[in-house]
Molecule: transfer RNA
Organism: Candidatus Nanoarchaeia archaeon
RNA sequence: CCCGUCAUAGCUCAGUGGUAGAGCAUGCGGCUGUAGCCCGCAGAGUCCCCUGUUCGAAUCAGGGUGGCGGGA
Numbered sequence: 001c002c003c004g005u006c007a008u009a010g011c012u013c014a015g016u017g018g019u020a021g022a023g024c025a026u027g028c029g030g031c032u033g034u035a036g037c038c039c040g041c042a043g044a045g046u047c048c049c050c051u052g053u054u055c056g057a058a059u060c061a062g063g064g065u066g067g068c069g070g071g072a
Stems, first nucleotide, its partner, number of pairs: 001071007010024004018055001026042005048064005
């Protein structure tokens, strides 16, 4: 220098044009003599950044940044 791939909640990930979700973790409640297990509820996201396409973008296009892999 070139190519591919990834970036979404505190963590691990799903969602591939039409209301942003799950598990774990956290908080609260139930249960228990207390705690844990188990059950229920809740909070938490500028979907990495900029621009464009579209009635509408996490999703499509271009550029950038960062991680990983490959090539020269």